[in-house]
């Protein structure tokens, strides 16, 4: 690298190197950032998955790997509900915009395959 199969609106800090952008990729918004990001290295913590104990749908440990700003930061693709507008006899039909569910893709993690 890849395939499979689960999870994910909750939780977790300081320090020291460094010296500019980041927050996966494209596009859009929003947000963090010389009061030092992003990254890397020590040291704490969180406990997702695996492992370990037990009284075993739950609890502990923190030994593997992961995490330690914003729900995967949020859209974007399919369906579906619900307010608006527009259209103006009514019905029906199209469309425009917010928001709410539920599903894909896509990306992270973690087991197990080759």
């Nucleotide at each position: 690298u890849g395939c499979u199969u689960a999870u994910a609106g909750a939780g977790a800090a300081a320090g020291a190197c460094g010296g500019a952008g980041g927050g996966a990729u494209u596009a859009g918004a929003c947000c963090c950032u010389g009061c030092g990001a992003u990254g890397u290295c020590u040291u704490g913590g969180c406990a997702a998955c695996c492992u370990g104990u037990a009284a075993c749908u739950u609890a502990c440990a923190a030994g593997g790997u992961g995490c330690u700003a914003c729900a995967u930061u949020c859209u974007a693709c399919u369906c579906g509900g619900u307010c608006c507008g527009c259209c103006g006899a009514c019905u029906u039909u199209a469309u425009g915009g917010a928001u709410c569910g539920a599903g894909a893709c896509a990306g992270a993690u973690a087991a197990g395959c080759g």
This is a predicted structure of a 114-nucleotide RNA (SAM riboswitch aptamer (S box leader)) from Mucilaginibacter auburnensis. The model forms 94% of the base pairs in the Rfam consensus. The sequence is in RNAcentral, with records from Rfam.